[in-house]
Context: one part of a larger RNA
RNA sequence: CUGGGCGUAAAGCGCGCGCAGGCGGCCCCGCAGGUCGGUUGUGAAAGCCCCCGGCUCAACCGGGCGGAGGCGAGCGAAACCGCGGGGCUGGAGGCUGGCAGAGGGUGGUGGAAUUCCCGGUGUAGUGGUGAAAUGCGUAGAGAUCGGGAGGAACACCCGCGGCGAAGGCGGCCACCUGGACCAGGCCUGACGCUGAGGCGCGAAGGCCGGGGGAGCGAACGGGAUUAGAUACCCCGGUAGUCCCGGCAGUAAACGAUGUCGACUGGCCGUCGGGGGGCUCGACCCCUUCGGCGGCGGAGCUAACGCGGGAAGUCGACCGCCUGGGGAGUACGGCCGCAAGGCUAAAACUC
Numbered sequence: 001c002u003g004g005g006c007g008u009a010a011a012g013c014g015c016g017c018g019c020a021g022g023c024g025g026c027c028c029c030g031c032a033g034g035u036c037g038g039u040u041g042u043g044a045a046a047g048c049c050c051c052c053g054g055c056u057c058a059a060c061c062g063g064g065c066g067g068a069g070g071c072g073a074g075c076g077a078a079a080c081c082g083c084g085g086g087g088c089u090g091g092a093g094g095c096u097g098g099c100a101g102a103g104g105g106u107g108g109u110g111g112a113a114u115u116c117c118c119g120g121u122g123u124a125g126u127g128g129u130g131a132a133a134u135g136c137g138u139a140g141a142g143a144u145c146g147g148g149a150g151g152a153a154c155a156c157c158c159g160c161g162g163c164g165a166a167g168g169c170g171g172c173c174a175c176c177u178g179g180a181c182c183a184g185g186c187c188u189g190a191c192g193c194u195g196a197g198g199c200g201c202g203a204a205g206g207c208c209g210g211g212g213g214a215g216c217g218a219a220c221g222g223g224a225u226u227a228g229a230u231a232c233c234c235c236g237g238u239a240g241u242c243c244c245g246g247c248a249g250u251a252a253a254c255g256a257u258g259u260c261g262a263c264u265g266g267c268c269g270u271c272g273g274g275g276g277g278c279u280c281g282a283c284c285c286c287u288u289c290g291g292c293g294g295c296g297g298a299g300c301u302a303a304c305g306c307g308g309g310a311a312g313u314c315g316a317c318c319g320c321c322u323g324g325g326g327a328g329u330a331c332g333g334c335c336g337c338a339a340g341g342c343u344a345a346a347a348c349u350c
Base pairs, nucleotide, nucleotide: 003322004321005320006319007304008303012318014201015200016199017198021194022193023192025088026087027086028085029084030083031082033081034080035077036076037075039073040072041071042070048066050064051063052062053061054060091191092188093187094186095184096183097182098181103177104176105175106174107173108172109171110154115149116148117147118146119145120144121143125136126135162169163168206247207246208245209244210243211242215241216240220236221235222234223233258317259316260315261314262313263312266295267294268293269292270291271290272289273288274287275286276285277284299306300305323350324349325348332343333342334341335340
């Protein structure tokens, strides 16, 4: 240096951007670094392989032949890699015109409901459970009507639907803003893919400072249940849940399936766009591109299953695994206000 693997057995980094590096479309010309050919020099001796020989054999020793990863020089080849030059448009990007969407940010605004406050009516209960009790209520509760306050979340529409790189995103309106898709095939002319480090984003919970606080509700108090009940059930209830600024950086961050590209039978539905047909209407039919799903052929798979959004057949690059426990722990380092995170063993044991 080399093996086999990574949906569920150990194994895809949570996701993206991207420096170095690795890899890189079609045609022509040139160079000759890699590559290849033959020539030449060198590659000491010993050792090694084979042959012959000398000690009675062998070890050992002598002779001969071979081999020797290679290295240097000059000559030559030019397909491939590389380098230089020129050209191309299929990759990539741009332009023009359309178009769907809970994509992101900021500000505003609406109704339903819960709770609380004020007032009216009204009286003996209400609430809760398996049954109860704690709780609330004659200082007038619950019920009902009117008015007000405040916070949080947006029923129906809603879809196996849409958007986003992932996390994730759902009332309505305006502004700012990212990306996709379709059509045209007008422009640039390989400008590309991946990506160790690095940088950024990153649910919930948590932390710091400030605000807010309706409902819910860790902790906590009480009532029950029970042998007990540090629970499940009930009555309360603080952090938190919400907003602004900062930190943290984890997850069953899941499709448990890295990204990009090419190729390989079909059938059905749905979302967005284009073209065509039609008794031309948002209907219907055919077709095409992109997305989301279902079923299945070959093939693959230990099986389950996957099956044009592959887990099929290939290529490029990265990450990761290498028996179970000890252990995602100790120690050290880096990061963090802390909680802790990242990196990551060994003894011992089966």

Small-subunit ribosomal RNA, central domain from a soil metagenome, 350 nucleotides, folded computationally. The RNAcentral record of the full RNA draws on SILVA.